[in-house]
Context: one part of a larger RNA
RNA sequence: CUGGGCGUAAAGGGCGCGUAGGCGGUUCGUUAAGUCGGAGGUGAAAUGCCGUGGCUCAACCGUGGGUGAGCCUCUGGAUACUGGCGGGCUUGAGUGCAGGAGAGGGAAGCGGAAUUCCUAGUGUAGCGGUGAAAUGCGUAGAUAUUAGGAGGAACACCAGUGGCGAAGGCGGCUUUCUGGACCGUAACUGACGCUGAGGCGCGAAAGCGUGGGGAGCGAACAGGAUUAGAUACCCUGGUAGUCCACGCCGUAAACGAUGAAUACUAGGUGUGGGGGUAUCGACCCCUCCGUGCCGCAGCUAACGCAAUAAGUAUUCCGCCUGGGGAGUACGGCCGCAAGGUUGAAACUC
Numbered sequence: 001c002u003g004g005g006c007g008u009a010a011a012g013g014g015c016g017c018g019u020a021g022g023c024g025g026u027u028c029g030u031u032a033a034g035u036c037g038g039a040g041g042u043g044a045a046a047u048g049c050c051g052u053g054g055c056u057c058a059a060c061c062g063u064g065g066g067u068g069a070g071c072c073u074c075u076g077g078a079u080a081c082u083g084g085c086g087g088g089c090u091u092g093a094g095u096g097c098a099g100g101a102g103a104g105g106g107a108a109g110c111g112g113a114a115u116u117c118c119u120a121g122u123g124u125a126g127c128g129g130u131g132a133a134a135u136g137c138g139u140a141g142a143u144a145u146u147a148g149g150a151g152g153a154a155c156a157c158c159a160g161u162g163g164c165g166a167a168g169g170c171g172g173c174u175u176u177c178u179g180g181a182c183c184g185u186a187a188c189u190g191a192c193g194c195u196g197a198g199g200c201g202c203g204a205a206a207g208c209g210u211g212g213g214g215a216g217c218g219a220a221c222a223g224g225a226u227u228a229g230a231u232a233c234c235c236u237g238g239u240a241g242u243c244c245a246c247g248c249c250g251u252a253a254a255c256g257a258u259g260a261a262u263a264c265u266a267g268g269u270g271u272g273g274g275g276g277u278a279u280c281g282a283c284c285c286c287u288c289c290g291u292g293c294c295g296c297a298g299c300u301a302a303c304g305c306a307a308u309a310a311g312u313a314u315u316c317c318g319c320c321u322g323g324g325g326a327g328u329a330c331g332g333c334c335g336c337a338a339g340g341u342u343g344a345a346a347c348u349c
């Protein structure tokens, strides 16, 4: 430099915003950089190719000819495409206006059920737990039950291959601040777009720092069982943690194991949010956006995918290149640490 690939065989970055770069709708004019012509120069000789000649032939050698990518110069040559410049357009993109939907995010306040604990009443010998037990709790009155109180965490039913969010994720109610998407309209801007190396931000759980909080659960730990043993599975307890504030960490089967964008390509059926039509009826029909299932063509090694593509194409990014060694070592960067990120080789099969 190039090929083939990335759902499950190695391979899609966890997700977004966006810089450089790459790519980019329609029309007119202009330019002629790319592109395509013409001319000249260079493209050494030898080699290779064609003709011919010399060694008896050939190899070998001599001689003549021709080809040749690229580069450079000139051109008052070409202009379809790409680019530059200028003018216009509205379908891409965005704004406005009119609406409805939603666990989207932040903050504050409030509520009931349940568990635990405390106080008091009733009440008496058990309770609890298991496959069976025991540790444990209980005559200093437990368990059960009634009333009152404290405190923390989570929000039954509604609830749904339902909704929202870029992903992680989001679920009691109310108020407030706030982001996005969708439908309709067609008033405005007029290509303002797509992607995105670096960069910046977000990012479950666990973990870390400081200060709070601590009901239940519960790594570690202790005890009881089980067992040949049992550093487990089961049981009784139980500390970090789980919760809050602020700051770190930056990982995951961060999964649809499927990057983003655009266009096109049979149908059928369910569901969420809109709009249109209407003999207004919880109907039916049309249409847009989302979310499921089935299925044709096509694709696929098969499984399967199939308008939410893994089909047909284009643009841009990331990544793979036999298994082990190894996501290790060393170095760099980041982190308080734990560690993260980048990431080999020897050797071996």
Stems, first nucleotide, its partner, number of pairs: 003321004007303002012317001014202004021195003025089007033082002035078002037075006049065006092192001093189003096185002099182001104178007111155001116150007126137002163170002207248006216242002221237004259316006267294010298305002322349003331342004
A computed fold for a 349-nucleotide part of an RNA from an Ignavibacteriales bacterium, annotated as small-subunit ribosomal RNA, central domain. The RNAcentral record of the full RNA draws on ENA. The coordinates come from a structure-prediction model, not an experiment, and the mean pLDDT is 87.